Predicted 3D model of RNase P RNA and transfer RNA as a complex of 456 nucleotides.
RNA sequence: AGACGGCCGGGCGGUCGCGGCGCUCUUCGGGGCGGGUCGAGGAAAGUCCGGGCUCCACGGCGAAAAGGCGGCGGGUAACGCCCGCCGGGGGCGACCCCAGGGAUAGCGCCACAGAAAGCAAACCGCCUUCGGCCUCGGCCGGGGGUAAGGGUGAAAGGGUGGGGUAAGAGCCCACCGCGUCUGCGGUGACGUAGACGGCAUGGCAAGCCCCGCUUGGAGCAAGACCGAAUAGGGACGACGCGCCCCGGAGCAAUCCGGGGCAGGGCCUCGCCGGCCCGAGCCGUCCGGGUAGGUCGCGAGAACCGUCCAGCAAUGGGCGGUCCAGAGGAAUGAUCGCCUCGCGCCUUCGGGCGUCAGACAGAACCCGGCUUACAGGCCGUCU
RNA sequence: GCGCCCGUAGCUCAGUAGGAUAGAGCGGCGGUUUCCUAAACCGCAGGUCACAGGUUCGAAUCCUGUCGGGCGUA
Numbered sequence: 001a002g003a004c005g006g007c008c009g010g011g012c013g014g015u016c017g018c019g020g021c022g023c024u025c026u027u028c029g030g031g032g033c034g035g036g037u038c039g040a041g042g043a044a045a046g047u048c049c050g051g052g053c054u055c056c057a058c059g060g061c062g063a064a065a066a067g068g069c070g071g072c073g074g075g076u077a078a079c080g081c082c083c084g085c086c087g088g089g090g091g092c093g094a095c096c097c098c099a100g101g102g103a104u105a106g107c108g109c110c111a112c113a114g115a116a117a118g119c120a121a122a123c124c125g126c127c128u129u130c131g132g133c134c135u136c137g138g139c140c141g142g143g144g145g146u147a148a149g150g151g152u153g154a155a156a157g158g159g160u161g162g163g164g165u166a167a168g169a170g171c172c173c174a175c176c177g178c179g180u181c182u183g184c185g186g187u188g189a190c191g192u193a194g195a196c197g198g199c200a201u202g203g204c205a206a207g208c209c210c211c212g213c214u215u216g217g218a219g220c221a222a223g224a225c226c227g228a229a230u231a232g233g234g235a236c237g238a239c240g241c242g243c244c245c246c247g248g249a250g251c252a253a254u255c256c257g258g259g260g261c262a263g264g265g266c267c268u269c270g271c272c273g274g275c276c277c278g279a280g281c282c283g284u285c286c287g288g289g290u291a292g293g294u295c296g297c298g299a300g301a302a303c304c305g306u307c308c309a310g311c312a313a314u315g316g317g318c319g320g321u322c323c324a325g326a327g328g329a330a331u332g333a334u335c336g337c338c339u340c341g342c343g344c345c346u347u348c349g350g351g352c353g354u355c356a357g358a359c360a361g362a363a364c365c366c367g368g369c370u371u372a373c374a375g376g377c378c379g380u381c382u
Numbered sequence: 383g384c385g386c387c388c389g390u391a392g393c394u395c396a397g398u399a400g401g402a403u404a405g406a407g408c409g410g411c412g413g414u415u416u417c418c419u420a421a422a423c424c425g426c427a428g429g430u431c432a433c434a435g436g437u438u439c440g441a442a443u444c445c446u447g448u449c450g451g452g453c454g455u456a
Stems, first nucleotide, its partner, number of pairs: 001382008010338007018039004023034001025032002041359001045370002048368005053219004058273006066215005071085005086100001087098004101210002106208002108204003123150002125146009158176006178197008223295004233286005242261008263277004302321008340357001341354005383455007392408004401439001410426005432448005
């Protein structure tokens, strides 16, 4: 000078004032006085993810739609998170970054410039041949060969060097690169060594898509109980309103109850199973009541210490602790001392002043991510 | 809490099927015309496309995060 990780972000005492729990005394009861104890965060934030929990939906199997993830392995309740490793890139280094499978399954895009931007192409140029001109040099036009050189561009179809050729070109060779195969190492991504090779496969998938894995819907204003109130309301639509058996009432017509079949409805679809209805399930719209109380509401995938396993994330054993539950929403104000910071002075011992001085308040609870943060401290590494 | 939409010139909005210089109307300024003004006509200026980062040769447009605003539902 830098890189990575962790912690603090006030302490003590007094006075007044708060919320929860619990206790003594008192009061007919509502209540009152007193004492004890506990009382906001690393992000409580954003609401970006994953869950626990609650209720609903039909469930099982299969498929579709929509969404998420994307190197490999592990952790976790799970994740888009965390840890380790592989590959690529940056950095002198410690370290940091990476929407990291597939471009031969198919479709699509690559403007302008340039001859040409998906299967090829020739603007300048080089070589060769023919014809014409000409002041020896050379110039113009036609044919053939060429893609090494130049130009355009983000990118021109492997790169560098050599040989070879009329001039060139992986045409040939060496190395690099790419592909295939084999051996070795590794759980694996992959690494490494060798051989062979058409000497050859532009880019974009944060374009659609393909491949692999994965996913019910709502959400604490979820929901449960008590109490209360109202209109167990109205309109429209589709389908069905049928058959069989048993029992009861009845003179009969008929009525009531139970069971079964067909039919309708419940999920995006299919099969199997289930439930509701059978003059009411279902679908659409209109309208009315409940704005109360209690619970949900904190003992947890919890925290602290230690040992073991593991590179680590993390897991297990043992011991200890209980650390907010409001309901318009509680922990504030003030005084003194100490301390940090800041400003000034300094005889470098310290003194004076300012005064908590960053971001910022739980609302069902956890595991993460992201964002905000004055100042200070510690550790490891380059 | 949940679902969705928006942010572009002073104002109201297009443009978002990635292509190179970002547009229209109103407003502003100047000129022409008119006795003067209005109207009409001509011209001009005015923009880090909310902010930051990323993908790409290239981003107002695609992706991620942050900030601000609006609608619906409960």
Its mean pLDDT, the model's own confidence on a scale to 100, is 76.